[in-house]
RNA sequence: GUUGAUAAAGGCAAACUAUCCGAAAGGGUAGGGCGCAAAGUUAUGUGCCUAAAGUAUGUAGAGAUAUACAAUGGCUGGCAGACUGCCGAUU
Numbered sequence: 001g002u003u004g005a006u007a008a009a010g011g012c013a014a015a016c017u018a019u020c021c022g023a024a025a026g027g028g029u030a031g032g033g034c035g036c037a038a039a040g041u042u043a044u045g046u047g048c049c050u051a052a053a054g055u056a057u058g059u060a061g062a063g064a065u066a067u068a069c070a071a072u073g074g075c076u077g078g079c080a081g082a083c084u085g086c087c088g089a090u091u
Stems, first nucleotide, its partner, number of pairs: 001090004011036002016031006034077001040083003044080003047075003054069006
């Protein structure tokens, strides 16, 4: 440098459950273990999720409320990019 076999040493942890945070999406911790060779880090591109605040329209006309749009909120275990890294095999 290339590569990842049913190997070894280890690592991570889906669904679900409990609890906490959050308007929600989602997240933290503990249990759990479907899977993962970057399932390590990073919301940069794309994609997806949510809609409290905001904008528009309608209802209402005191408070309010419905629909649509829309990240400033999220997901890196959707894909790509960037950075970093264990072990083995091979050159």
Molecule: c-di-GMP-I-GGC riboswitch aptamer
Organism: Candidatus Atribacteria bacterium